[in-house]
Molecule: small-subunit ribosomal RNA
Organism: metagenome
RNA sequence: AGUCAUUUAAACUUCGGUUUAGGUGGCGGGCGAGUGGCGCACGGGUGCGUAACACGUAGGAAAUCUACCUUUAGGCGGGGAAUAACCAUUGGAAACGAUGGCUAAUACCGCAUAUUUUUUUGUAUCGCAUGGUAUAAAAAUGAAAGUCUUCGGGAGCCUAAAGAUGAUCCUGCGGUGGAUUAGCUAGUUGGUGAGAUAACAGCUCACCAAGGCGACGAUCCAUAGCUGGUCUGAGAGGAUGAUCAGCCACACUGGCACUGAGACACGGGCCAGACUCCUACGGGAGGCAGCAGUGAGGAAUAUUGGACAAUGGGCGAAAGCCUGAUCCAGCCACGCCGCGUGGAGGACGACACCCCUAUGGGGCGUAAACUCCUUUUUUACAAGAAGGACAACCCGGUCGCCGGGUCUGACGGUAUUGUAAGAAUAAGCACCGGCUAACUCCGUGCCAGCAGCCGCGGUAAUACGGAGGGUGCAAGCGUUGUCCGGAAUUAUUGGGUGUAAAGGGUGCGCAGGUGGAAUACUAAGUCGGUGGUGAAAGCCUACAGCUCAACUGUAGAAUUGCCUUCGAUACUGGUAUUCUUGAGUCCCGGAGAGGUCAUCGGAAUUCGUGGUGUAGCGGUGAAAUGCGUAGAUAUCACGAGGAACACCAGAAGCGUAGGCGGGUGACUGGACGGGUACUGACACUCAGGCACGAAAGCGUGGGGAGCAAACAGGAUUAGAUACCCUGGUAGUCCACGCUGUAAACGAUGGAUACUCGGCGUUGUCUCCUUGAGGGACAGUGCCUAAGCUAACGCGUUAAGUAUCCCACCUGGGGAGUACGAUCGCAAGGUUGAAACUCAAAGGAAUUGACGGGGGCCCGCACAAGCGGUGGAGCAUGUGGCUUAAUUCGAUGCAACGCGAGGAACCUUAUCCUGGAUUCAACGCUACCGGACCGCUGCCGAAAGGUAGCUUUCCUUAUGGACCGGUAGCGCGGUGCUGCAUGGCUGUCGUCAGCUCGUGUCGUGAGAUGUUGGGUUAAGUCCCGCAACGAGCGCAACCCCUAUCGUUAGUUACCAGCGGAUAAUGCCGGGGACUCUAACGAGACUGCCUGCGCAAGCAGUGAGGAAGGUGGGGAUGACGUCAAGUCCUCAUGGCCUUUAUGUCCAGGGCUGCACACGUGCUACAAUGGAUGGUACAACGGGUUGCUACCCCGCGAGGGGGCGCUAAUCCCUCAAACCCAUCCUCAGUUCGGAUUGGAGUCUGCAACUCGACUCCAUGAAGUUGGAAUCGCUAGUAAUCGCGUAUCAGAAUGACGCGGUGAAUACGUUCCCGGGCCUUGUACACACCGCCCGUCAAGCCAUGGAAGCUGGGGGUGCCCGAAGUCCGUGACCCAACCCUUUGGGAGGGAGCGGCCGAAGGUAAAACCAGUGACUGGGGCUAAGUCGGAACAAGGUA
Repeated sequence: AGUCAUUUAAACUUCGGUUUAGGUGGCGGGCGAGUGGCGCACGGGUGCGUAACACGUAGGAAAUCUACCUUUAGGCGGGGAAUAACCAUUGGAAACGAUGGCUAAUACCGCAUAUUUUUUUGUAUCGCAUGGUAUAAAAAUGAAAGUCUUCGGGAGCCUAAAGAUGAUCCUGCGGUGGAUUAGCUAGUUGGUGAGAUAACAGCUCACCAAGGCGACGAUCCAUAGCUGGUCUGAGAGGAUGAUCAGCCACACUGGCACUGAGACACGGGCCAGACUCCUACGGGAGGCAGCAGUGAGGAAUAUUGGACAAUGGGCGAAAGCCUGAUCCAGCCACGCCGCGUGGAGGACGACACCCCUAUGGGGCGUAAACUCCUUUUUUACAAGAAGGACAACCCGGUCGCCGGGUCUGACGGUAUUGUAAGAAUAAGCACCGGCUAACUCCGUGCCAGCAGCCGCGGUAAUACGGAGGGUGCAAGCGUUGUCCGGAAUUAUUGGGUGUAAAGGGUGCGCAGGUGGAAUACUAAGUCGGUGGUGAAAGCCUACAGCUCAACUGUAGAAUUGCCUUCGAUACUGGUAUUCUUGAGUCCCGGAGAGGUCAUCGGAAUUCGUGGUGUAGCGGUGAAAUGCGUAGAUAUCACGAGGAACACCAGAAGCGUAGGCGGGUGACUGGACGGGUACUGACACUCAGGCACGAAAGCGUGGGGAGCAAACAGGAUUAGAUACCCUGGUAGUCCACGCUGUAAACGAUGGAUACUCGGCGUUGUCUCCUUGAGGGACAGUGCCUAAGCUAACGCGUUAAGUAUCCCACCUGGGGAGUACGAUCGCAAGGUUGAAACUCAAAGGAAUUGACGGGGGCCCGCACAAGCGGUGGAGCAUGUGGCUUAAUUCGAUGCAACGCGAGGAACCUUAUCCUGGAUUCAACGCUACCGGACCGCUGCCGAAAGGUAGCUUUCCUUAUGGACCGGUAGCGCGGUGCUGCAUGGCUGUCGUCAGCUCGUGUCGUGAGAUGUUGGGUUAAGUCCCGCAACGAGCGCAACCCCUAUCGUUAGUUACCAGCGGAUAAUGCCGGGGACUCUAACGAGACUGCCUGCGCAAGCAGUGAGGAAGGUGGGGAUGACGUCAAGUCCUCAUGGCCUUUAUGUCCAGGGCUGCACACGUGCUACAAUGGAUGGUACAACGGGUUGCUACCCCGCGAGGGGGCGCUAAUCCCUCAAACCCAUCCUCAGUUCGGAUUGGAGUCUGCAACUCGACUCCAUGAAGUUGGAAUCGCUAGUAAUCGCGUAUCAGAAUGACGCGGUGAAUACGUUCCCGGGCCUUGUACACACCGCCCGUCAAGCCAUGGAAGCUGGGGGUGCCCGAAGUCCGUGACCCAACCCUUUGGGAGGGAGCGGCCGAAGGUAAAACCAGUGACUGGGGCUAAGUCGGAACAAGGUA
């Protein structure tokens, strides 16, 4: 950024020319297409395929190639013909072409030369088998390219040799699951020859042979890229293969070649297929598993960024160009590392919020406020890198190379630094029952929910939800998923198999594994050294660089492996030679239910025939079916037939196991003892294989007495397809064949060696066989040591100590099932899963409880007796029904005459109607008023309301005490929860038990003591004992009662003395007696006899009032029943508050078809009625008991003495006894019911009291099944008293009178105690638990079929393409004899192979399928009752 030459035109001109715009040509530059060269086979992505020499490691290639690069040697001579671009014409929508013509080269083609190559012939030398290397000769064949230059040369080209790099091929070894995949293979294995290749080779072809692989796992199926490494682990291992690095494979799916040094090629080609797009419908185009980005899928994974500045790659001489390789930036707490969110002080431990509370307080909490300080970080402003920059280029010199100069930064105005400001901008998540650090409140109420495991939640949840507080980690925290660990829970290190899962039913035995003594050699294993390799990164150690660290750099160690080589030789192996002890052979000997076959025998059952004989037999828990008068059963004789072999017989013997039992014979196997000789490791074990193998069962043919599945009948039973009985067929027996399993068990594989003893027994041998003696070998039993074992147990016959080999196990169920395979005639056997489901299943031992287990013992438990209940009427309680309400509680014993020891009102808790009150009672505070109380009137059913009358004390003179009213806070509740509780009580049970300390035993739970032998009412006592002691219970101590004594003597008593009366302890008196009530005595097996070790027992023993606890009471161990009670009381929580509180009137608790419990009265003559007449005790009494008198038939009424009680009263007890009547009846029994008349209490007897009188006169004539009480002053019977209470007992609690019978005994029923045994129970037998059926849900097998998938086989068709053949058509180079021919090439055509496709028949794997099979799971379904105890039939 143009320039030079020439030329045309215009404008201007100082007339010299200048400027501008073109044309042509030269040179240079830029842009663009093309020819040519190199690259595009690197780099980048992904993990489909691949179980393979794909990978890793160690080797081999004497069987190979290698562009560019380096070195060495040599060469580059001379020719030729085309073709893109371009021009012209032309087709098509496009993609893309077609025809004719021109032209160049480092493009293309001959020729010359050439050490090479090939062939042939030699020579030398070497090795590792084929052979390698060097070299000589001959023949054949095959090379090249020009360009720049400063003329020195540079880069380039060709040939050959070598190097380096890269690649290819071959081999040993290594790393995965399935055998429910066992046989696979035709180019398959090998050979000869040929072809092909860079090269070896069945790599391909022709021919020949029939091989090759496989239990050391071939083939098939499933899964998978491999490695360095990564995660985990103490290690060994296990899991894994992201990022980084090495190798491989792939590039839409399948096939194919071309080009090239290298590809069968990610961003090249051709074909086929699927898909997407364009189209003018004729045809075309495409391949993000490159970087970004989009869609889809998904729980989930980023920016359509900057730069070639660095590193690296390609091309180029270079400048340089290209490079989503790469370097950087962006997004994401995804990970690792570092930093911060402030520091110091600050207590009235602040006022508050919030939370808890015992209401006093405590927590949050130095936390905050507040004071002082700091500024990492943040924000603003300013400055601003280091570093990656070296090279290249230019200049000068040089053999290399050196000196000088110029230019270049994406990151980035980033890191960093300074100044200023100001605590300023910065904390969450999970958890708090145990594991596991961290606790309270509220809400909820088996709901909502939690949960990793155990498990929380049903009204007081540290477990759910919230809150306060706390704990842990922290820019993270928690959840989910996955891997390793813990897990010795697959066990090489490092497990087991008697009973927990697990020893094959037994033997023989090939392969395999293991193997006695000695010597020698070898050196495979083994051990040591050496060399190579084990990439780098990573891990580890040391040092260093970023402020530290993460991160990074440097060095070392390690890489436990493989290969090479040199040694060692104890052990193992190999080879050789020996040995005798393991093993075997031989000789002698005895033992034996060892096996097979044949034959013989007697007893018994059954049947047949005959005899005798007559009515039953048989069978059972009891019966019946059955048999029998047509003569059974019974009995005698004879006969038939089949099966099994009594005694001997034994912990005995034999056998590999299964198994084997009358005698004899034949054949035969094994073991054992003794002995010398022989062989010389010949042995042990044994996957697969082969053989044997109880019973039942199957096939064929016999046989069949007894027994006996199935079946029939009879019983039993709710039923009874069972157990029992009567029959009875297969079968059981024999021969031959099959099946092949058993709790085939010692639940214990085989072999060898070692390790204290004792007592039996079989066989044999031996010692002086002196005796029932000692010893040895081989068996078979019991007990035990060490040791082992979870324990039980085992223990020379091991389950001990060791070695070798085999088999088997790995939570329960599903399931020894399904499918598949295999064996079998079948039945069925062998092999043998998964889905799903549970948090257990299991072993051994312990303590209890239980048993239709055992032993011992006790109790009015049974038995022996007496009297009742259940039948009647009534009383009373309960259930049920009813009701407005019939208040509530108690419910087997252990609720039901119970709470209630006393409901007309009250009680009363209930109900209805109506009324009243918010305070009826009580406490506190404040205010007001005043005494309160009381009395009276009115309304009212009453409660209550209202009116009137009346009326204090103290004082500091404010007020206080007291009362009333108002307001507030508390109240109140017989409302709920006895399953939140205290207290009290019942019950087992007045049963004899229940425990502790120390010691000892056991791993432990636990045991021992407390068991055993005796004895007792008793764990009472004695003896023994690894126990020794102790506690709560038993007994005793306490009370009443039976005898006596002492003391005392009124109200009790009266013997003696005295007095009095009609009579009476009436009086004086007495203290003797009775009695009263206080203290004592007495009884203890103390004495005697017998038995016994003792404890103790026995005795019509003695004595004594009483004799063996004299009788009775009180007294109730540890505990059980979530027993009873919130309605005695107390009390947590919840509920209620003009009501679920309180007051009042009335009703109800008393209701009545019925059922049950407990009682009373009876049914009569052992009685009833009437009359007469004896004898108690405990108690009670002043709002009381009441003598006595009068009235009443009576209940009672009217008066009224005495008594605050050993004084008076209740208070005459009755049964009994005496006498009379009744004479066996629904009565002179019985008294219900009803009518009438009354009495008493009380405000009031209607609902709803008791009693009296008159009248009435029901059922009932001794009670079905069943069931209760009582053993002596008891049962039975008779009356009396008291509490409660105004009144109201047949109930309750007490009292005395009269006063029995029986107990042989412990078999059975019930309850209890001790020991022992079994157990699948532990909420403990009212337990546990099985199966069908019915319902719901879930997974799964079969199934006529239907659908899909991958793989293989046969046949058909056959694209592209290589190769082969042909090539009459086409073609420039070379040759010739030149319109042509030849050589050579091509189009086209044919052939082999060949992807996709089609078709056929099979196999396999999935999905689905009407219907069907079983399985599992699921609070309360049905039927039974199989198992656990002797589980009721082991």